[in-house]
The prediction has a mean pLDDT of 78. Predicted 3D model of RNase P RNA and transfer RNA as a complex of 406 nucleotides.
RNA sequence: GGAGAUGGCCGGACGGUCGCGGGCACCAUCGGUGCCUGAGGAAAGUCCGAGCUCCACAGAGCAGGUUCGCGGGUAACGCCCGUCCGCCGUGAGGCGAGGACCAGCGCCACAGUGACGAUGCCUGCGUGCAGACGCAGGAGUGAAACGCGGCAAGCUCGAGCCGGAGCAAGACCAAAUAGGAGGACGCAAGGCGACGUUCGCGUCGCAGCAGGCUGCUCGCUCAGCCCUCGGGUUGGUCGCACGAGAGAUCGGGCAACCGGUCUCCAAGAUGGAUGACCGUCGCCGGGCGCGAGCCCGGGACAGAACUCGGCUUACAGGCCAUUCUCCAGG
RNA sequence: GCCGAGGUAGCUCAGUCGGUAGAGCAGCGGACUGAAAAUCCGCGUGUCCCCAGUUCGAUUCUGGGCCUCGGCACCA
Numbered sequence: 001g002g003a004g005a006u007g008g009c010c011g012g013a014c015g016g017u018c019g020c021g022g023g024c025a026c027c028a029u030c031g032g033u034g035c036c037u038g039a040g041g042a043a044a045g046u047c048c049g050a051g052c053u054c055c056a057c058a059g060a061g062c063a064g065g066u067u068c069g070c071g072g073g074u075a076a077c078g079c080c081c082g083u084c085c086g087c088c089g090u091g092a093g094g095c096g097a098g099g100a101c102c103a104g105c106g107c108c109a110c111a112g113u114g115a116c117g118a119u120g121c122c123u124g125c126g127u128g129c130a131g132a133c134g135c136a137g138g139a140g141u142g143a144a145a146c147g148c149g150g151c152a153a154g155c156u157c158g159a160g161c162c163g164g165a166g167c168a169a170g171a172c173c174a175a176a177u178a179g180g181a182g183g184a185c186g187c188a189a190g191g192c193g194a195c196g197u198u199c200g201c202g203u204c205g206c207a208g209c210a211g212g213c214u215g216c217u218c219g220c221u222c223a224g225c226c227c228u229c230g231g232g233u234u235g236g237u238c239g240c241a242c243g244a245g246a247g248a249u250c251g252g253g254c255a256a257c258c259g260g261u262c263u264c265c266a267a268g269a270u271g272g273a274u275g276a277c278c279g280u281c282g283c284c285g286g287g288c289g290c291g292a293g294c295c296c297g298g299g300a301c302a303g304a305a306c307u308c309g310g311c312u313u314a315c316a317g318g319c320c321a322u323u324c325u326c327c328a329g330g
Numbered sequence: 331g332c333c334g335a336g337g338u339a340g341c342u343c344a345g346u347c348g349g350u351a352g353a354g355c356a357g358c359g360g361a362c363u364g365a366a367a368a369u370c371c372g373c374g375u376g377u378c379c380c381c382a383g384u385u386c387g388a389u390u391c392u393g394g395g396c397c398u399c400g401g402c403a404c405c406a
Stems, first nucleotide, its partner, number of pairs: 001327004005322006012281007020038008040301001044312002047310005052166004059218004064162005069083005084098001085096004099157002104155002106151003116147001121138007170238004180229004185224001191206006211221003231405003245264008283298006331402007340355004349386001357373005379395005
């Protein structure tokens, strides 16, 4: 100098004009003025794991789903860290769904003599009159070969984990109506027991039970509201922004991570705000110029919607770190 | 926003224990006809949406991505 590996960061800055969402204050309620504040590393895919809410502060069994060396981290995880083993790479390093085919079932195309208890290849030796049988060895085919083979991202078995639904969860307020029709089932009715009785029955208790607990059974719960059609509204408030929170620093640990101290509070829309233009500077590319510089063009992926921890995917361009690796030269 | 289903020939769809994928319609060529339609005979046709992985081998199994479609408000 070139080519890489791994980890991390940024992803324009400042000012002005106009405009939009939210909060506060004031004017004074048709609204206006002032101040403050207003997207991301992925806000995305919704692929995992949780918080939160309702169903029984979630119970038992079966079914079903999911994970898989070992150890650790974590609220939890299929995530992360360390390590063993296997594979790839000259190497730094990278990748791994890496339990079990001695429980059972299933599959093994083509090639090959033969593909799962298969034996009809070749050679040698032995037995035998011979067909043949036994033992030992061999090449080729193939992913796998006379071996108690290969495949579990085939069924399955083992061990661990998982109740279901999801903020359109859920709670409250307000408005409106034909406070509707049909069907299925239950309570009721009926049964049993006790008490009372004017012998008609009444009261109480028990069993039973639709629906709900988002597959089934048990179990729990409750007196109605399951299905279909029709009708009305297309409103408001909360949930909803202080949290597994962010930054700095110190300590422990190989690390993931954990603990202490200090400081800070950083969007909350609801057809959905976070934008447009101009100026100066900066970055990249091209052109001109001896040069200072000038001119033109570009600036990605993408955008919150209950909130977090991860993973994955998209991304113009740029920066930093490692006593990192390989090659070439001095 | 949340939940679910699906991408196979030009179109509509089949395709199970993984071994190079079909049917109908459409299209093309031929026969029949004066010519056409109908009919008969024959033929072609796939990036199995894309990228990785498992496997000897993937439309099929697994993971990720892209696209398309459907459902979910409240009240009585």
Source information:
It holds a member of the Rfam family "Bacterial RNase P class A". By type it is a ribozyme.